[in-house]
RNA sequence: UACUUAUCCAGAAAGACCGAGGGAUUGGGCCCGACGACGUCUUAGCAACCUGCCAUCAAACAAGGUGCUAACUCCCUUUUCGGGCCUUUCUGCGGUCUGGAAGAAGAUAAGUG
Numbered sequence: 001u002a003c004u005u006a007u008c009c010a011g012a013a014a015g016a017c018c019g020a021g022g023g024a025u026u027g028g029g030c031c032c033g034a035c036g037a038c039g040u041c042u043u044a045g046c047a048a049c050c051u052g053c054c055a056u057c058a059a060a061c062a063a064g065g066u067g068c069u070a071a072c073u074c075c076c077u078u079u080u081c082g083g084g085c086c087u088u089u090c091u092g093c094g095g096u097c098u099g100g101a102a103g104a105a106g107a108u109a110a111g112u113g
Stems, first nucleotide, its partner, number of pairs: 001113008013043005021032003027076003044069003049065002051062002073105001078102009
């Protein structure tokens, strides 16, 4: 770096340093941020994918390897099924708000090349 599988509405922050942007990506929204965000380090914690424990499997337990510790992966974006409102004489089309499902992209783990 590519592929496969699984999971992604739960959970868990203090200190020090730094100093202006940050929340992956397009566009939009909405947030966080000089009362110091983001990032780095230390400590603490959360979780339980791998691992250990167990004669074996499962469960339970532990926490060695990862991971994580604002907001559902912060929300929408693509497709589809509905609902409300606007427009229209009506239907349809269209606009807007909203609920569900699927997908894409992404993150993490384990495995393969």
Background:
Model confidence (mean pLDDT): 84 of 100. This is a predicted structure of a 113-nucleotide RNA (SAM riboswitch aptamer (S box leader)) from Hymenobacter actinosclerus. It matches the Rfam family "SAM riboswitch aptamer (S box leader)". Rfam describes the family as follows. The SAM riboswitch is found upstream of a number of genes which code for proteins involved in methionine or cysteine biosynthesis in Gram-positive bacteria. It was read from a public genome assembly, where an Rfam model found it. The model forms 97% of the base pairs in the Rfam consensus. The source organism's lineage runs through Bacteria, Cytophagia, Cytophagales, Hymenobacteraceae and Hymenobacter.